[in-house]
Description: This is a predicted structure of a 478-nucleotide part of an RNA (small-subunit ribosomal RNA, 3' major domain) from Hydrothermarchaeales archaeon (SeqCode). The coordinates come from a structure-prediction model, not an experiment, and the mean pLDDT is 81. NCBI's taxonomy places the organism under Archaea, Methanobacteriati, Candidatus Hydrothermarchaeota, Hydrothermarchaeia (SeqCode), Hydrothermarchaeales (SeqCode). The RNAcentral record of the full RNA draws on ENA. It matches the Rfam family "Archaeal small subunit ribosomal RNA". For this family Rfam cites "The comparative RNA web (CRW) site: an online database of comparative sequence and structure information for ribosomal, intron, and other RNAs" (Cannone et al., BMC Bioinformatics, 2002).
Context: one part of a larger RNA
């Protein structure tokens, strides 16, 4: 100087507690991992920081694994070669299939894989040889430098103390005075207002058109003229600064309360991750040193496997019902995507889906909710709950759904009556719940990333548990 302590002090965090809400742990299924099995079940990742992770939803491909079969050596040397190198082929055999090989022959006409070196290639090894990228400490507030000063020196001081802050944030004190990286500022989205713009967007007022009820008249319709008011879109600007008032504080920094305001004390949400550490992860994204294989550890094809199943674990989905299930009717989004694509609409089918097909390279056309509301049934039951499993028939994608895809219909109708010890997430448009889009994608989503709808309860605290930061103290530690 650091590190550590079941030493002390101060401060902080729903990856801590407290007060609450909802789960997981029990069931079934999906998915990843371990184990076991297997010809192979390719490999990596293993506390937080591995386990719906490697964008890793694998039928072939992917593919690295297993079984079988084929192909490939730039360049050089040595043997060989017109007494024929090499390539090609009918038929038959062998074979999953093959002039790949074998039998017998035909044809071609100059190089060569028999040996030695040397290559190409390698998802072969080493992430403990590396680059790059990433995770974690870190939702942290620290890490340093210049000059001066102190110390023989390692080093200290500054960076400490008091108050304050989300913050080494700021103020005051002080042998320090300044400065840099980080924090903040900055960038993006969102919340309010103004300006600009008028198509593919919008339709309030004005005029017209069409339809319905019709008694004066009313209702509906952007359809047309037109308008851009409103909404939306997308470019610029304004707005929030403890600025104002009061109190507390030291008259400071700041804190608390209030006014005004769309918004109040960082408005809210994100991007941005200091010096370093972790021999953290990745040689299987890529690059790359060294080692290895080199006619096989290269490369292609066929088939199988990664999908196995006494079992254990993680994460999710669906439930156990009446705040519900079913039937019928009715309503309201946003993101985003679309040409080998999205497909209205018509028609066939009970449905999945089929046949045709307008429009759309898109603010123009297409895809556009569910929870919810109204009415009825069910009446506490393993049920009109729940939907696993299995049978039969049908559809779609694709050379191909047996191993091993998805969907529809009928039948079947398992476990499950709210889950032990334990454990996870969350403080507001959040949790919970409801659907939608998209990525992957020929087909396949209970996954990832987004989007909107409905919309709570409980703290406004503390350091008791788990940890983090700073100061201080002890140390058989470095």
């Nucleotide at each position: 100087u650091g590190g550590c302590g079941g030493g002390g002090g101060a401060g902080c965090a729903c990856c801590a507690c407290a007060a609450g809400g909802g789960g997981u742990g029990g069931a079934g299924u999906c998915u990843g991992c371990g184990g076991u099995u297997c010809a192979a079940u390719u490999g990596g990742a293993u506390u937080c920081a591995a386990c719906g992770c490697c964008g890793g939803a694998c039928a072939u491909c992917u593919c690295a694994c297993c079984g079988g079969g084929g192909g490939c050596g730039a360049c050089g040397g040595c043997a060989g070669u017109a007494u024929g190198a090499u390539g090609g082929c009918c038929a038959g055999g062998c074979u999953g299939a093959a002039g790949a090989c074998c039998u017998u022959g035909c044809u071609u006409g100059a190089c060569g894989a028999g040996c030695c070196g040397a290559g190409a290639g390698g998802a072969g090894g080493u992430g403990c040889a590396u680059g790059g990228c990433c995770g974690u400490c870190g939702u942290c507030a620290g890490c340093u430098c210049g000059u001066a000063c102190c110390g023989u020196g390692a080093g200290g001081c500054g960076u400490c103390c008091u108050g304050u802050u989300a913050a080494g944030u700021c103020a005051g004190g002080c042998a320090a005075c300044g400065a840099g990286c980080g924090a903040g500022a900055c960038c993006c989205g969102u919340g309010c207002c103004c300006u600009u713009a008028g198509u593919u967007g919008u339709c309030a007022a004005c005029g017209g058109u069409u339809g319905c009820c019709a008694u004066c008249g009313g209702c509906a319709u952007g359809c047309c003229g037109g308008a851009c008011a409103c909404a939306a879109u997308a470019a610029g600007g304004g707005g929030a600064c403890c600025g104002c008032u009061g109190c507390u504080g030291a008259u400071a920094a700041a804190g608390c309360a209030g006014a005004g305001g769309a918004a109040g004390g960082a408005g809210c949400g994100g991007g941005c991750g200091a010096c370093g550490a972790u021999a953290g992860g990745u040689c299987a994204g890529c690059a790359u040193g060294c080692c290895c294989c080199g006619a096989a550890u290269c490369u292609c094809c066929c088939g199988g496997g990664c999908u196995a199943c006494a079992c254990g674990c993680g994460g999710a989905c669906u439930a156990c019902a009446a705040u519900g299930g079913c039937u019928a009717g009715g309503a309201c989004a946003a993101u985003a995507g679309g040409u080998c694509c999205c497909g209205a609409c018509u028609u066939c089918g009970a449905a999945a889906g089929g046949a045709g097909a307008a429009g759309g390279c898109a603010a123009u056309c297409c895809u556009c909710a569910a929870a919810c509301c109204u009415a009825g049934c069910c009446c506490u039951a393993g049920u009109u709950c729940a939907g696993a499993u299995u049978g039969u028939g049908g559809g779609c994608u694709g050379a191909a759904a047996c191993c091993c895809g998805c969907c529809c219909a009928c039948a079947u109708g398992a476990a499950g009556c709210c889950g032990g010890a334990a454990u996870c997430c969350c403080u507001a448009g959040u949790a919970a719940u409801c659907g939608c889009g998209u990525g992957u994608c020929a087909u396949u989503a209970u996954c990832g990333c987004g989007c909107g709808g409905u919309g709570a309860a409980u703290a406004c605290g503390u350091c008791c548990c788990u940890g983090c930061u700073c100061c201080u103290u002890g140390c058989a530690c470095a």